[in-house]
Context: one part of a larger RNA
RNA sequence: GGCAUACGGCGGAUGCCUAGGCGCUAAGAGCCGAUGAAGGACGUGGCAAGCUGCGAAAAGCCACGGUGAGCCGCAAGCAGGCUUCGACCCGUGGAUAUCCGAAUGGGGCAACCCGGCGGGAGUAAUAUCCCGUCAUCAUACACUGAAUCCAUAGGUGUAUGAGGACAACCCAGAGAACUGAAACAUCUAAGUACCUGGAGGAGAAGAAAGUAACAACGAUUCCCCAAGUAGCGGCGAGCGAACAGGGAAGAGCCUAAACCGCAGCCAAAGGCUGUGGGGUUGUGGGACUCUCACCAAGUGAGUGGAAGCUAGCUGAAGGGUCUGGAAAGGCCCACCGAAGGAGGUAAAAGUCCUGUAGGCGAAAGCGGAAGCUGCUAGAAGAGUAUCCCGAGUACCACGGGGCACGUGAAAUCCCGUGGGAAUCAGCGAGGACCAUCUCGUAAGGCUAAAUACUCCUUAGCGACCGAUAGCGAAUAGUACCGUGAGGGAAAGGUGAAAAGCACCCCGGGAGGGGAGUGAAAAAGAACCUGAAACCGUAUGCUU
Repeated sequence: GGCAUACGGCGGAUGCCUAGGCGCUAAGAGCCGAUGAAGGACGUGGCAAGCUGCGAAAAGCCACGGUGAGCCGCAAGCAGGCUUCGACCCGUGGAUAUCCGAAUGGGGCAACCCGGCGGGAGUAAUAUCCCGUCAUCAUACACUGAAUCCAUAGGUGUAUGAGGACAACCCAGAGAACUGAAACAUCUAAGUACCUGGAGGAGAAGAAAGUAACAACGAUUCCCCAAGUAGCGGCGAGCGAACAGGGAAGAGCCUAAACCGCAGCCAAAGGCUGUGGGGUUGUGGGACUCUCACCAAGUGAGUGGAAGCUAGCUGAAGGGUCUGGAAAGGCCCACCGAAGGAGGUAAAAGUCCUGUAGGCGAAAGCGGAAGCUGCUAGAAGAGUAUCCCGAGUACCACGGGGCACGUGAAAUCCCGUGGGAAUCAGCGAGGACCAUCUCGUAAGGCUAAAUACUCCUUAGCGACCGAUAGCGAAUAGUACCGUGAGGGAAAGGUGAAAAGCACCCCGGGAGGGGAGUGAAAAAGAACCUGAAACCGUAUGCUU
């Protein structure tokens, strides 16, 4: 030095555990903000660094309700207090709520600096302090008012609203590349990512100028299917419908115009504008003329206040014995059950605790059902001469976009430039185009439900994880890194209970030996179990 055995050290694998995560279901909610939000800074405790709470009224103040013996957060201790005249705690409502932040009196390198006006405190007077107020934009109204006579622009004031935030979902504007095509340019990725605007609890869409096909259907949305079909495609890679059928849901309405009335203006024949009536459709409708009829089905609003939510209350039934440190375990004998879900208790408890099933409960706030009250329609027929039926629109040409559809035979839809109709004997569509036929009625608007999502709340579930796993995070966007955008950890376990080792001994201490606690200290806080690598001590064998 090697090997072996034994005993240790170091180390923190493994096993067990869970305080934290992950995914989902059902219901709710989808908020908030100039009455100053979201998010922060700084303060705030008798002693107070961090977290939590709170705001100079500062781990809190007031009221109402619940509960009922303890309480002064995590978090021990010292000191000092509160509380059955009801504290602490829980719920509801209120008060206070520094400074920054949309930040809004002005400024600014956020949490700072400096003001005006009115009122107050204070001073001999300034100073200083306190309270209130003063941003911008939009709209409406009023006043005022240039160049320039009227006018307009502008200015001032008042009132109302907006601004910011927000996980995903939604609509719109704008819009990549990597990649795939085994290269690459059309194409794909993809109208994706990213950016911007806007809205809501949903959003969008929506009551046919539809879909069809000689038969018909009857707004929109979503699901299944049709169907990886028809098609598109350097006919490559790939992209990829619709109708019909089956379901979910179900709801329809308001205007423009013709015509009538009123008001204002004008160049006044008449026209224009505003407003009220009228009218709203495709078996074309309406205006207009004539005739006839006129209280029904609904709906908005008001009132109303149920269920439910935001604290809680009640809630059945077990003893003995054995083992053990400990009984909930074994054995014996019982009981309850609308309750044998779950968690805890010294081990494994229906009957010990919290609870569970069932039942009950609200001063206040939220919530809004039923009920009650009110309000509102020509829905009819005949006539068809006249009038109306959404214009720089439809459509066309060119250039694009979007439709599953890449210009193609390319319709339909949208945009740019130019041209530019018709009013029912009209107009559009049925995939170029024409005819026939069929369907519809553009160029105005609104519309619940079925659908999408989950930052969040409540209840529950899991052939989900169990500390190198599971969220990055058993809490942390912390420590740390970076000028910055940004990046971003590690880290759990004594014991049933601190009973956390009084006292003695060695030692400067650290540490250890006794003693004691404990079931166990080979559970002593570097604390459950305690693998391996690695380092020792002893013994044997061997070189």

Model confidence (mean pLDDT): 83 of 100. A computed fold for a 543-nucleotide part of an RNA from a Peptococcia bacterium, annotated as large-subunit ribosomal RNA, domain I. Lineage of the source: Bacteria > Peptococcia. The RNAcentral record of the full RNA draws on ENA.